[in-house]
RNA sequence: AGGGUUUGAUCCUGGCUCAGAACGUACGCUGGCGGCACGCCUAACACAUGCAAGUCGAACGAAGUAGCAAUACUUAGUGGCAGACGGGUGAGUAACAUGUAGGUAUCUGCCCUUUGGCCUGGAAUAACACGAGGAAACUUGUGCUAAUACCGGAUAAGUCUUUACGGAGAAAGCUUUAUGCACCAUUGGAUGAGCCUGCACUUGAUUAGUUUGUUGGUGGGGUAAUGGCCUACCAAGACUGUGAUCAAUAGCUGAUUUGAGAGGAUGAUCAGCCACAUUGGGACUGAGACACGGCCCAAACUCCUACGGGAGGCAGCAGUGGGGAAUCUUGCACAAUGGAGGAAACUCUGAUGCAGCGAUGCCGCGUGAGUGAAGAAGGCCCUUGGGUUGUAAAGCUCUUUCGUCGGGGAAGAAAAUGACUGUACCCGAAUAAGAAGGUCCGGCUAACUUCGUGCCAGCAGCCGCGGUAAUACGAAGGGACCUAGCGUAGUUCGGAAUUAUUGGGCGUAAAGCGUCCGCAGGCGGCUUUUCAAGUCUGCUGUUAAAACGUGGAGCUUAACUCCAUCAUGGCAGUGGAAACUGAAAGGCUUGAGUAUGGUAGGGGCAGAGGGAAUUCCCGGUGUAGCGGUGAAAUGCGUAGAUAUCGGGAAGAACACCAGUGGCGAAGGCGCUCUGCUGGGCCAUUACUGACGCUCAUGGACGAAAGCCAGGGGAGCGAAAGGGAUUAGAUACCCCUGUAGUCCUGGCCGUAAACGAUGAACACUAGGUGUCGGGGGAAUCGACCCCUUCGGUGUCGUAGCUAACGCGUUAAGUGUUCCGCCUGGGGAGUACGCACGCAAGUGUGAAACUCAAAGGAAUUGACGGGGGCCCGCACAAGCGGUGGAGUAUGUGGUUUAAUUCGAUGCAACGCGAAGAACCUUACCAGGGUUUGACAUCCUGCGAACCUCUUAGAAAUUUGAGGGUGCCUUCGGGAAUGCAGUGACAGGUGGUGCAUGGCUGUCGUCAGCUCGUGUCGUGAGAUGUUGGGUUAAGUCCCGCAACGAGCGCAACCCUCACUUUUAGUUGCCAUCAUUAAGUUGGGCACUCUGAAAGAACUGCCAGUGAUAAGCUGGAGGAAGGUGGGGAUGACGUCAAGUCCUCAUGGCCCUUACGUGUUGGGCUACACACGUGCUACAAUGGUAUCUACAACAGGAAGCAAAACUGCGAAGUUAAGCAAAUCCCUAAAAGAUACCUCAGUUCGGAUUGCACUCUGCAACUCGAGUGCAUGAAGCUGGAAUUACUAGUAAUCGUGGAUCAGCGUGCCACGGUGAAUGCGUUCCCGGGUCUUGUACACACCGCCCGUCACACCAUGGGAGUUGGUUCUACCUUAAGGCAAGGUUUCAAACCCUUGACCACGGUAUAGUCAGCGACUGGGGUGAAGUCGUAACAAGGUAGCCGUA
Repeated sequence: AGGGUUUGAUCCUGGCUCAGAACGUACGCUGGCGGCACGCCUAACACAUGCAAGUCGAACGAAGUAGCAAUACUUAGUGGCAGACGGGUGAGUAACAUGUAGGUAUCUGCCCUUUGGCCUGGAAUAACACGAGGAAACUUGUGCUAAUACCGGAUAAGUCUUUACGGAGAAAGCUUUAUGCACCAUUGGAUGAGCCUGCACUUGAUUAGUUUGUUGGUGGGGUAAUGGCCUACCAAGACUGUGAUCAAUAGCUGAUUUGAGAGGAUGAUCAGCCACAUUGGGACUGAGACACGGCCCAAACUCCUACGGGAGGCAGCAGUGGGGAAUCUUGCACAAUGGAGGAAACUCUGAUGCAGCGAUGCCGCGUGAGUGAAGAAGGCCCUUGGGUUGUAAAGCUCUUUCGUCGGGGAAGAAAAUGACUGUACCCGAAUAAGAAGGUCCGGCUAACUUCGUGCCAGCAGCCGCGGUAAUACGAAGGGACCUAGCGUAGUUCGGAAUUAUUGGGCGUAAAGCGUCCGCAGGCGGCUUUUCAAGUCUGCUGUUAAAACGUGGAGCUUAACUCCAUCAUGGCAGUGGAAACUGAAAGGCUUGAGUAUGGUAGGGGCAGAGGGAAUUCCCGGUGUAGCGGUGAAAUGCGUAGAUAUCGGGAAGAACACCAGUGGCGAAGGCGCUCUGCUGGGCCAUUACUGACGCUCAUGGACGAAAGCCAGGGGAGCGAAAGGGAUUAGAUACCCCUGUAGUCCUGGCCGUAAACGAUGAACACUAGGUGUCGGGGGAAUCGACCCCUUCGGUGUCGUAGCUAACGCGUUAAGUGUUCCGCCUGGGGAGUACGCACGCAAGUGUGAAACUCAAAGGAAUUGACGGGGGCCCGCACAAGCGGUGGAGUAUGUGGUUUAAUUCGAUGCAACGCGAAGAACCUUACCAGGGUUUGACAUCCUGCGAACCUCUUAGAAAUUUGAGGGUGCCUUCGGGAAUGCAGUGACAGGUGGUGCAUGGCUGUCGUCAGCUCGUGUCGUGAGAUGUUGGGUUAAGUCCCGCAACGAGCGCAACCCUCACUUUUAGUUGCCAUCAUUAAGUUGGGCACUCUGAAAGAACUGCCAGUGAUAAGCUGGAGGAAGGUGGGGAUGACGUCAAGUCCUCAUGGCCCUUACGUGUUGGGCUACACACGUGCUACAAUGGUAUCUACAACAGGAAGCAAAACUGCGAAGUUAAGCAAAUCCCUAAAAGAUACCUCAGUUCGGAUUGCACUCUGCAACUCGAGUGCAUGAAGCUGGAAUUACUAGUAAUCGUGGAUCAGCGUGCCACGGUGAAUGCGUUCCCGGGUCUUGUACACACCGCCCGUCACACCAUGGGAGUUGGUUCUACCUUAAGGCAAGGUUUCAAACCCUUGACCACGGUAUAGUCAGCGACUGGGGUGAAGUCGUAACAAGGUAGCCGUA
């Protein structure tokens, strides 16, 4: 000191959360020792038992005991002092209770001090004795007695009192005989207490008024003392927005804790004060109490009882029950310190000193140290090499703190006296011996691997992990941290500048009141003098001790304890200063205002007038439609509409001018004229002399809608009706239409009432418009120009801002005052109160819930946004598909199996370039288990070949033949059989674990980087712009300059030429033949190789003098010449584990392997892709030409013969420019004549051919016969821009055989393209966005279900408060009576008064049938409101 978390990423705002410290703690796991502290926070709940306050015989009498006695001792009682201290608790109390600083009208036992006294009498009484009553507690009668008990008389220095003459009032003795202790009066003090005052002292205004002894005065009473403390009379005051009263909560402080501090929170232990003692009331005694262990009364509770009556009070110390998450021993001692009594000895003391229990905290120590690598064993991981645990262990050497045992042994004690205690401490002995755990390891946050689990179990402080490879769950190994503790829970402060005084904000994130006026309050111009309240400064007093800080000292150290001491700050007193603020007095003019003269204006109110338009009414003309919409319909119209002309009526609004122009505080204000009236601005000189600014409470104004009463009502038009649209349409569109809109009067008081920007003043660059004044200059004048005030816009500097933006009209820099904000939702809701006729408005929460909600900007994606551009994308053409039959693939269905995969484009004649067996992965049956295949080991046999049994085969039985090769003679290689275990094997699963390969966007023109620059940043720039291109192709411009992957080119092929080479190719010329057949030749064709050729190179136009484009020339070819190969960054968890490879998982007499048969070929159906057709541009028959690419030895096969034919027989040639395979359409002629045909060929029958172990399921072909549907194909949809479409045949791969498929080849050979509005796809720029899994996105509300908290609620229960009345104990007071010399006791009465009772009212809480909304909840229903122009722009107020 910060970190995590909103986003695809960024900056900001903002909440949540973490790391720290602390605790009277509690809980979980664990636990060796000691020191010092601390230990009922809850029930101020109830308490058994014991103890906690007594003492004095030197005040007194008496009784008793001991003693022969003197005497000594004990004690109930009388008497004195003390029980008001000490100890406990925090219920009450918001208060002079406490803290602090002062004051005085007072008292003060014991103590100190001053002065003076202590003389003399008297009458009783307890004890005791004898009786009485009672269960007891206790009460009572008679009689006797003492005192330091009680009462007279005397005295009075001093005291008190009065009318100051005078009057009043005291005492006690005892003893050990002393400088004794007491006693009375008195002086001063000390100590303690009482009372009064200033200041400080929690929350709530959803508590705004409170008070009648109340506020004051006079007389009286009362008190130790002031005082309404009490009483009688008089006055009507007193407190309160600087918060009275009421309610809630709470003992206050020194201090404790946290914090850098300022502050915040707390008030255990220790210390000061206060209050209380079961609850309430009361007094007595006393120096002191309204008294914790005293009294009286009342109440509740408990106990005893003989039922008549009594007793009690742990919030003292222990302890018990209860409550609770939770808090100790019914201990020892008065040895120390202190207290009470006493002359003293001494007694008492649960105060206190100690011990016990508790890791509750703080502090200290230990659980060993050194050495030790074979880096042991074991564990874990592993790439199987090793790594790690780990010098760790073992082993060797050493030590003994703590603990154990044995011995010694303090201080605390000033003469004696030690509970603690045989304690602290010291010495000796033995043995590494008796002594380590807890939490964590995804990020924050130090620390990682394996296994198990499989959105399960679970974790989690926040973010979040877990759906088969989890460093996040559980376990293990390893590691990190702390350590006799470690974690968890709770609370407080901190971090949080997240309530901001120090130290925040309000245009858009939460936040400026809708606007103005204005009392109180706050703040306030220049100047002179005085005062000294604020302010500054010196000194004094105080702020208890302890604590904290600093420096020392003592316990072995530390904690702890002791000694010394400082500072800050507060309050009070006192001396000084006079700048500033303040106060008083005086002056000034610049702030403010007044006067005078001008001036602009939809400023306001009232009255009068006006025209255009609309609708309606009357009349004329006129005829069939009008109106309305995307298209229609409802509606109006032949009873005459719409249209048009004339006349009339009514109401509302005022075109053009009109303008980021004007006025007004805002709302708002617009035809013209008149009257009344408010404010502003400018100029000029006069006047007043700070008169000012802001403003809580308060007051006034305040759009629209709405409300009340009365008018008015043309148009428009909520509601309502109808017509459309639609799946629906309570909407959008259309036709009607009521309130309302208008006027007058009265309410309402809200708006996205917005500049989302409070008011006032001052200062801080400018440029440029415009409105209203003034001055100058100029002009004939209007303009124009310069300048100065006041308004209103725009751009912009500095500065500010998260950014956007603001920027002299500030969101800049400052001052003053007011208002407001503190996460989102719940909610501007509920309750309460105020206002309102109502609607409602104002004020305004909580429970609960989430970890976000939000602002600005960025990059993408998307839009039923926009611009530009491209593509057989559309259009223009041509041929198809979709209808028929059939082939083939798929879905579905079926099946024992119909193996598996591919599924929008981008699956479906796809993997499969070819399923009869095999293939084959599927099914059924029957077999086999180291295996069909690989490596290693052992034994036997060469290998191998032939025949044979059973069987469907796999398999199996038997017989025979055969003895090889190398050799160092041991054996070895190859191979077969048998055995053993390592292992083989798997077309089993996961393409969402992967590699590789592939498809697609797309051969689209894009995708990026380095440096620089801009931006806080994500990012931008470059790559955008102007042109151009097929192209991010090129040119120009530009804060960019360059570069890479793509484009293009380089590669192959086709088209032209040249050179070279001519065999198997070719033949112009020469010869020759049936024939390029042969000689010859290589000119030509062709073939192989090597070169050339095309570059917008040339010309013209255009363009910017560019890039380029258009046209032309030449050329075989012209603007990429045609075609191919070539596929950027990436997207689709696209496809493939069944090509191959491969991780994890799974099977191992089977999910492996071999075999026979079957299936993949099924068939109500649906779809895709093809083929053949429907015919005359055709069919059939006959005749007759012209190719290319390829292939060929288990092959291609000529020719000949046979067969109608498929084909067969035989067979030349050819491992190929030599031989073979090898053409059709076209052309010619004839027939057919529009028909289900001489079209079409499906289907079926018979007979054959070929391949092959084998054509039944299930091959291809041939001949004869049969002769189905089909007459050009609905909606829809597809290919193609030239040697292309269309059409014709040919070859090849696979292959024994088999294709209408696929891959190639050549022959014949078109039509159209205006163009880019539209559909689809793509590129680019821009715009909006609440999307980023990116529109197949996001998201709203009702309903249904579950749960949660909450409002209302007939009522019901309880607490508390006020008021009135009733009753009144104890008690003191008053009056009277009685008595006496007087008083007291006693008796009666009166008012006061606790508890209690009755009644009304207020307030707070609990429960409550039912009910209202709210919140939350992986996959419910209905729609689609919002985000894009969200498909009707959205939003605010109102009905």
Predicted 3D model of a 1439-nucleotide RNA (small-subunit ribosomal RNA) from an uncultured bacterium. Its mean pLDDT, the model's own confidence on a scale to 100, is 85. Rfam family: Bacterial small subunit ribosomal RNA. Gene Ontology terms of the family: ribosome and structural constituent of ribosome. The RNAcentral record of the sequence draws on ENA.